[in-house]
RNA sequence: GGGGAUGUAGCUCAGUGGAAGAGCGCCUGCUUUGCAUGCAGGAGGCCCUGGCUUCAAUCCCCAGCAUCUCCA
Numbered sequence: 001g002g003g004g005a006u007g008u009a010g011c012u013c014a015g016u017g018g019a020a021g022a023g024c025g026c027c028u029g030c031u032u033u034g035c036a037u038g039c040a041g042g043a044g045g046c047c048c049u050g051g052c053u054u055c056a057a058u059c060c061c062c063a064g065c066a067u068c069u070c071c072a
Stems, first nucleotide, its partner, number of pairs: 001071007010024004018055001026042005048064004
């Protein structure tokens, strides 16, 4: 320098045009003498950035940035 992959909650990852969910973690309550476990509820997201298309974009398209990887 060129090719490819991945960027979504604190962490690991789903989702795929009608607008975001799970597990773990965190907080509160119940249960216990207490802790753990279990049960119920809750908080937490400008979906990497900027444009394009569209009535509507996390999703399609373009460019960029970061990380990983392959080739030279």
Predicted 3D model of a 72-nucleotide RNA (transfer RNA) from Dromaius novaehollandiae. It matches the Rfam family "tRNA". Rfam classes the family as a transfer RNA. Model confidence (mean pLDDT): 81 of 100. The source organism's lineage runs through Eukaryota, Teleostomi, Sauria, Dinosauria and Dromaius.